[in-house]
RNA sequence: GGCGGCGUAGCUCAGUGGGUAGAGCAGCGGAAUCAUAAUCCGUCGGUCGGGGGUUCGAAUCCCUCCGCCGCCA
Numbered sequence: 001g002g003c004g005g006c007g008u009a010g011c012u013c014a015g016u017g018g019g020u021a022g023a024g025c026a027g028c029g030g031a032a033u034c035a036u037a038a039u040c041c042g043u044c045g046g047u048c049g050g051g052g053g054u055u056c057g058a059a060u061c062c063c064u065c066c067g068c069c070g071c072c073a
Base pairs, nucleotide, nucleotide: 001072002071003070004069005068006067007066010025011024012023013022019056027043028042029041030040031039049065050064051063052062053061
């Protein structure tokens, strides 16, 4: 330098036939227990890596940039 993959909650990841963003774990509150853990219930959470475009509407499609990983040179 060329090609490909990935970037979504504090962490690990779903969601890619476009239609108001989810799970588990963690955190917080509660139940239960003599008490703690486990367990159960509830709750807090995100401008979907940045910018631009298409569209009535974009995490999703297009362009560009950034970061990480891999292959080739």
Transfer RNA from an uncultured Thermoguttaceae bacterium, 73 nucleotides, folded computationally. Its mean pLDDT, the model's own confidence on a scale to 100, is 83. It was read from a public genome assembly. It matches the Rfam family "tRNA". The family's RNA type in Rfam is transfer RNA.